RNAcentral holds the sequence, with entries from ENA and Rfam. The RNA shown here (transfer RNA) has 71 nucleotides and comes from a Lachnospiraceae bacterium. RNAcentral records the identical sequence in 2 taxa. The prediction has a mean pLDDT of 80. Its Rfam family is "tRNA". The family's RNA type in Rfam is transfer RNA. About the family: Transfer RNA (tRNA) molecules are approximately 80 nucleotides in length. Taxonomically the source falls in Lachnospiraceae (Bacteria, Bacillati, Bacillota, Lachnospirales).
[in-house]
RNA sequence: AGGGGAAUCAUCCAGCGGCAGGAUGACAGUCUCCAAAACUGUUCACGGGGGUUCGAAUCCCUCUUCCCCUG
Repeated sequence: AGGGGAAUCAUCCAGCGGCAGGAUGACAGUCUCCAAAACUGUUCACGGGGGUUCGAAUCCCUCUUCCCCUG
């Protein structure tokens, strides 16, 4: 320099253009003599900016960060 990929709760991952979900964690409750476990509930997210669309986490452009390949 060129090419490809990734970015979603505190963490790890899902998510046909139409409600943003799961597990773990944290907090509260039930249970218990007390804890743990179990069960119930709550909590917090689409990297930034623009575009397309009735509608974008999803498609397009650009920027940022990270990873891989070629030289």